A computed fold for a 97-nucleotide RNA from a Cyanobacteriota bacterium, annotated as Bacterial small signal recognition particle RNA. It is recorded under the gene name ffs. The sequence is in RNAcentral, with records from ENA. The source organism's lineage runs through Bacteria, Bacillati and Cyanobacteriota. It matches the Rfam family "Bacterial small signal recognition particle RNA". It is annotated as a non-coding RNA gene. The prediction has a mean pLDDT of 77.
RNA sequence: GACUCGGAACUGCGCGAUUUCGACGCCCGAACCUUGUCAGGACCGGAAGGUAGCAGCAAUAAGGGAUGCUCGUGAUAGGCGUGGUCUCCGGGUCUCC
Numbered sequence: 001g002a003c004u005c006g007g008a009a010c011u012g013c014g015c016g017a018u019u020u021c022g023a024c025g026c027c028c029g030a031a032c033c034u035u036g037u038c039a040g041g042a043c044c045g046g047a048a049g050g051u052a053g054c055a056g057c058a059a060u061a062a063g064g065g066a067u068g069c070u071c072g073u074g075a076u077a078g079g080c081g082u083g084g085u086c087u088c089c090g091g092g093u094c095u096c097c
Stems, first nucleotide, its partner, number of pairs: 001094008009085007017076003021072003024068001026065003034059004042051003
């Protein structure tokens, strides 16, 4: 000097763990200013019938709650696998002085 092996540092990718946020699903959820159905009553009509619609009930909005470990995003003191740098450390072989 060449080749090569192992390790460290830095770093890419993948998997997984933990965690933030979001989505979806479940539950709650509006006296009136949401919807549907609208008892009672009100109004219109000679009548038939119609109109609006409170309460109640139902469904939900905004929003909230518990949860799933379902999906997605980000992070990580850290885990594992796999590559890169020829940056560092330690060897092996060969050649030359």